Notes:
Small-subunit ribosomal RNA, central domain from an uncultured bacterium, 351 nucleotides, folded computationally. The RNAcentral record of the full RNA draws on ENA and Greengenes. It matches the Rfam family "Bacterial small subunit ribosomal RNA".

Context: one part of a larger RNA
RNA sequence: CUGGGUGUAAAGGGAGUGUAGGUGGUUUGGCAAGUCAGAUGUGAAAGCCCGCGGCUCAACUGCGGGACUGCAUUUGAAACUGUCAGACUGGAGUGCAGGAGAGGAAAGUGGAAUUCCUAGUGUAGCGGUGAAAUGCGUAGAUAUUAGGAAGAACACCAGUGGCGAAGGCGGCUUUCUGGACUGUAACUGACACUGAGGCUCGAAAGCGUGGGGAGCAAACAGGAUUAGAUACCCUGGUAGUCCACGCCGUAAACGAUGAAUACUAGGUGUUGGGGGGGGCAAAGCCCUUCGGUGCCGCAGCUAACGCAAUAAGUAUUCCACCUGGGGAGUACGUUCGCAAGAAUGAAACUC
Numbered sequence: 001c002u003g004g005g006u007g008u009a010a011a012g013g014g015a016g017u018g019u020a021g022g023u024g025g026u027u028u029g030g031c032a033a034g035u036c037a038g039a040u041g042u043g044a045a046a047g048c049c050c051g052c053g054g055c056u057c058a059a060c061u062g063c064g065g066g067a068c069u070g071c072a073u074u075u076g077a078a079a080c081u082g083u084c085a086g087a088c089u090g091g092a093g094u095g096c097a098g099g100a101g102a103g104g105a106a107a108g109u110g111g112a113a114u115u116c117c118u119a120g121u122g123u124a125g126c127g128g129u130g131a132a133a134u135g136c137g138u139a140g141a142u143a144u145u146a147g148g149a150a151g152a153a154c155a156c157c158a159g160u161g162g163c164g165a166a167g168g169c170g171g172c173u174u175u176c177u178g179g180a181c182u183g184u185a186a187c188u189g190a191c192a193c194u195g196a197g198g199c200u201c202g203a204a205a206g207c208g209u210g211g212g213g214a215g216c217a218a219a220c221a222g223g224a225u226u227a228g229a230u231a232c233c234c235u236g237g238u239a240g241u242c243c244a245c246g247c248c249g250u251a252a253a254c255g256a257u258g259a260a261u262a263c264u265a266g267g268u269g270u271u272g273g274g275g276g277g278g279g280c281a282a283a284g285c286c287c288u289u290c291g292g293u294g295c296c297g298c299a300g301c302u303a304a305c306g307c308a309a310u311a312a313g314u315a316u317u318c319c320a321c322c323u324g325g326g327g328a329g330u331a332c333g334u335u336c337g338c339a340a341g342a343a344u345g346a347a348a349c350u351c
Base pairs, nucleotide, nucleotide: 003323004322005321006320007305008304012319014201015200016199017198021194022193023192025088026087027086028085029084030083031082033081034080035077036076037075038074039073040072041071042070048066049065050064051063052062053061054060091191092188093187094186095184096183097182098181103177104176105175106174107173108172109171110154114150115149116148117147118146119145120144121143125136126135162169163168206247207246208245209244210243211242215241216240220236221235222234223233258318259317260316261315262314263313266296267295268294269293270292271291272290273289274288275287276286277285300307301306324351325350326349333344334343335342336341
């Protein structure tokens, strides 16, 4: 390489969009590039295989046959692939009618809590811990009442509930806006799937500029603990956490499970729709159907654990990735970045 694999043994790209490429529904006719059949030419000799012979045998060698699975030309076939032309509606999309949702962006706004400030009441403690101390307090703290300010987060509702491609999204209102789902079957008529590169998005931390700063809190300081304690505990506390704009581009970015399509027992929850039934009607009940999200479980699969219509089952298409451990996600080079660093990514050597 081939092959075999990728939930947990090495291995699914963090996610999307989409270029090239690869793959692709039903049907009619044409063509004949692929495909198949025949013929002709060629496919040197030697070698190879078979048969017969020559050296006493064999190796070696002579003769005959086969093979040389290929290529070219030509004559045909038309099922499949392709291609050209036509048609179709089941895939896909559009329209119309609906209901659901923390989907996104911006602006406004609400109450509780916390801290601070001012004033009143009030007096000796408060705070903290395993126990303490540092700390705060007679310059009047803690507690309590009233008023004010600021920033951040949104209790209950809340749910293996919902939405989003992933990251993620949670007070309320308004504006703008994306997607999915159900029903219908009016329209288009294969317009589809995947997707190397490319482009876009991408938690937290971090970086740049300018704001903001209540609480929390790396670093740091002090108090404890301890043999020590550069920790765990306590008192403080700065970056940061928040906002705007720009960068970074990584995570156990996880379902450790790529995307799409079809098929393959059941049972039971929940969520968003539709249809039907009896019922005066509502709630509720029963049957059924589509989409999502859980649990249990058969066949099958699996090394086992387990998975099991949301597959890790049965198949097809496309992409990504793996190929013993360490060295090493290192070195070197290159690209990107303000930097931190990221991406790509070896070898010697060793077991």